[in-house]
RNA sequence: GAAUCGAACGGGCAAACCCACAGAAAUGUGGUGACGCAAAACUAUAGGGGCUAUCGCUUCAAGCUAUGCUUGCCAGUUACCGAA
Numbered sequence: 001g002a003a004u005c006g007a008a009c010g011g012g013c014a015a016a017c018c019c020a021c022a023g024a025a026a027u028g029u030g031g032u033g034a035c036g037c038a039a040a041a042c043u044a045u046a047g048g049g050g051c052u053a054u055c056g057c058u059u060c061a062a063g064c065u066a067u068g069c070u071u072g073c074c075a076g077u078u079a080c081c082g083a084a
Stems, first nucleotide, its partner, number of pairs: 005082002012037002018031005035072001041077003047074002049070003056064003
């Protein structure tokens, strides 16, 4: 110095509920608020899983379907600090 790891220091992010807006919806953005997180940083045409179904298709009960959404589902990539 690096890898692994996760004590400390300095800190960081921000779930649900509620409000407003956008959207067919899933959901997202902002405010409020903290459930939690050592990657809860980035990536959705690296990959997988899941959600929704406007349009479309169909055997028209309803089912199928992503180009939509989810990274705080797994995962890939990158990264602060420095004890054992």

Overview: A computed fold for an 84-nucleotide RNA from Exiguobacterium oxidotolerans, annotated as c-di-GMP-I riboswitch aptamer. Model confidence (mean pLDDT): 85 of 100. Its Rfam family is "c-di-GMP-I riboswitch aptamer". Rfam links the family to the GO term cyclic-di-GMP binding. The same sequence occurs in records of 2 taxa.